[in-house]
Predicted 3D model of a 473-nucleotide part of an RNA (small-subunit ribosomal RNA, 5' domain) from Aquidulcibacter sp. Its Rfam family is "Bacterial small subunit ribosomal RNA". Rfam links the family to the GO terms ribosome and structural constituent of ribosome. NCBI's taxonomy places the organism under Bacteria, Pseudomonadota, Caulobacterales, Caulobacteraceae, Aquidulcibacter. The sequence was found in a public genome assembly.
Context: one part of a larger RNA
RNA sequence: GAGCGAACGCUGGCGGCAGGCUUAACACCUGCAAGUCGAACGCCAUCUUCGGAUGGAGUGGCAGACGGGUGAGUAACGCGUGUGAACUUACCCUUUGGUUCGGAAUAUUCUCGGGAAACUGAGAGCAAUACCGGAUAAGCCCUACGGGGGAAAGAUUUAUCGCCAAAGGAGCGGCCCGCGUCAGAUUAGGUAGUUGGUGGGGUAAAGGCCUACCAAGCCUACGAUCUGUAGCUGGUCUGAGAGGAUGAUCAGCCACACUGGGACUGAGACACGGCCCAGACUCCUACGGGAGGCAGCAGUGGGGAAUCUUGGACAAUGGGCGCAAGCCUGAUCCAGCCAUGCCGCGUGGAUGAUGAAGGCCUUAGGGUUGUAAAAUCCUUUCAACGGGGACGAUAAUGACGGUACCCGUAGAAGAAGCCCCGGCUAACUUCGUGCCAGCAGCCGCGGUAAUACGAAGGGGGCUAGCGUUGCUC
Numbered sequence: 001g002a003g004c005g006a007a008c009g010c011u012g013g014c015g016g017c018a019g020g021c022u023u024a025a026c027a028c029c030u031g032c033a034a035g036u037c038g039a040a041c042g043c044c045a046u047c048u049u050c051g052g053a054u055g056g057a058g059u060g061g062c063a064g065a066c067g068g069g070u071g072a073g074u075a076a077c078g079c080g081u082g083u084g085a086a087c088u089u090a091c092c093c094u095u096u097g098g099u100u101c102g103g104a105a106u107a108u109u110c111u112c113g114g115g116a117a118a119c120u121g122a123g124a125g126c127a128a129u130a131c132c133g134g135a136u137a138a139g140c141c142c143u144a145c146g147g148g149g150g151a152a153a154g155a156u157u158u159a160u161c162g163c164c165a166a167a168g169g170a171g172c173g174g175c176c177c178g179c180g181u182c183a184g185a186u187u188a189g190g191u192a193g194u195u196g197g198u199g200g201g202g203u204a205a206a207g208g209c210c211u212a213c214c215a216a217g218c219c220u221a222c223g224a225u226c227u228g229u230a231g232c233u234g235g236u237c238u239g240a241g242a243g244g245a246u247g248a249u250c251a252g253c254c255a256c257a258c259u260g261g262g263a264c265u266g267a268g269a270c271a272c273g274g275c276c277c278a279g280a281c282u283c284c285u286a287c288g289g290g291a292g293g294c295a296g297c298a299g300u301g302g303g304g305a306a307u308c309u310u311g312g313a314c315a316a317u318g319g320g321c322g323c324a325a326g327c328c329u330g331a332u333c334c335a336g337c338c339a340u341g342c343c344g345c346g347u348g349g350a351u352g353a354u355g356a357a358g359g360c361c362u363u364a365g366g367g368u369u370g371u372a373a374a375a376u377c378c379u380u381u382c383a384a385c386g387g388g389g390a391c392g393a394u395a396a397u398g399a400c401g402g403u404a405c406c407c408g409u410a411g412a413a414g415a416a417g418c419c420c421c422g423g424c425u426a427a428c429u430u431c432g433u434g435c436c437a438g439c440a441g442c443c444g445c446g447g448u449a450a451u452a453c454g455a456a457g458g459g460g461g462c463u464a465g466c467g468u469u470g471c472u473c
Stems, first nucleotide, its partner, number of pairs: 001473004006469005013345006019338002021303001026301003030298003035062003040059002043056005069256003078181005084175001087173001089171001092169008100134004109124006140149003154161002182228003189219003194216008231253004235246004258279005281292004309335001311334003317331001318329004348378004358369004382414001384409005392400001417462005422443003428457005438445002
């Protein structure tokens, strides 16, 4: 000098754009943040123009694996980059071939119970795109090549929407490998599923991934192992560059979801707002037993130098479901708060000397503040008030918002501070104080004339900011 997710002190007019718990991955009151489908299904209630419609709990389907948050863990194929082969893929696109015949249950419901509640037992009875069996098999799978195995679902307003099998595609994902990726040797040896092979198991898939047997390997001074620290990257800051530091906001990847473990369902999870077990904590209880998880958006307490509203809307963009109408969406779009930052604008302009008054200094003549003020003429940006009023979205639909913007009205009117003045370093005098009070980034000032402390006048710098502190180059 530049920079910052900054904080503190003094001060503070407006607008645009951005940013806003860096600390306790501390604990959480309350509300909301993931639903949807009656064009899969029966039942109940209400209405009925007797056609049906609406609502409710439930069965069933799809979606809750995305979106949103956080950075605890992780020095690792985690990330970055470049390859590879032994894989999966719901929804979407293309193509081919099918969509046949039957059966038994069950929730909601009713009856009888248990329980304080959460919830739950027995019996009766009914439906499906829920479940099961038979048939069929171009292609598919297994095969000892003889053969064997396996599918489907219907709905409707008659336009369609679906279902099954197979092949291809697109996009997403799983896995292996080369190279790169912090510090410590006051960490020198580490390793028994360890290293490799065979058989078997397991997975969507290669593999000690697992297991039995066999062999004795494997890593390491080019730093293994251990310890500490840390999410990684595109980037960001600085610098002429090389480099150094850093990883907030935005974007990609990873990991986590009270702590630890586990699987279920599913195309996909070992699943933030799913389940089970254990633990800590909080709450309810009739003491028998139950309920919960803000590192989602707001918000509260706590910690801290320090970081916002318990707001509006689905209008746009995007997502889920649905044929659709539509419903949901604290994603998102907006608004609110904060000079936290960047950028822009204003706080008036011109004229105005007998150089007023006042202040300060003075050699008492004067000098300076100073064209500064007053005064005269003028303008009205911004703010204020009144009127009009969008784009964004059009066939219709606008939260923002009566906002931006435009027009008009009045009046200089409502709008300047902060730091410094010994040298470095731009800017000097007087008074007070008297090694005191104090200043200070370094050198150093202050012990009776202090340009260095405090005040005043004057001056210098920056300006809605200015200084200080902290950190980086």